RNA sequence: CUCUUAUUUAGAGAGGUGGAGGGAAGUGCCCAAUGAAGCCCGGCAACCGUCAUAUUUAUAUGGCACGGUGCCAAAUCACACAAAGUAUUUACUUUGGAAGAUGAGAG
Numbered sequence: 001c002u003c004u005u006a007u008u009u010a011g012a013g014a015g016g017u018g019g020a021g022g023g024a025a026g027u028g029c030c031c032a033a034u035g036a037a038g039c040c041c042g043g044c045a046a047c048c049g050u051c052a053u054a055u056u057u058a059u060a061u062g063g064c065a066c067g068g069u070g071c072c073a074a075a076u077c078a079c080a081c082a083a084a085g086u087a088u089u090u091a092c093u094u095u096g097g098a099a100g101a102u103g104a105g106a107g
Stems, first nucleotide, its partner, number of pairs: 001107008013041001015040003021031003026079003042072003047068002049064007076099001081096006
C1' cells in the first nucleotide's frame, strides 16, 4: 500500500511544556492568545488478549486496563451519491451506498 471482515449518536484533565494552528480531503460550519498542533503526565475504553461461568465446543454472559493497539470539542461536526416519502423549487425526513477512522486477519 491492497484485499476481507467487525465497529463507527457511549466514554475520557480548568495539569505541565509548547508556541499558531487545528477539525482527512471539497463545500460549509466550527475550535484556537480566556492559548491550536506536537511532546510529557493524567484519563477513557474490552477490538486483540486474559480469567470465570454456562453449554449447543464454538458461542453467550460477566470480570480484568499489569500485555498489543486505539481513543480523549461538536454523531465520523454537517453535507456531498442513489432511492422513497413530505413539501413544492428548493428544502426536510427515512433508508442504502461511497469516502474516512479504528481493530482483527491475509497478501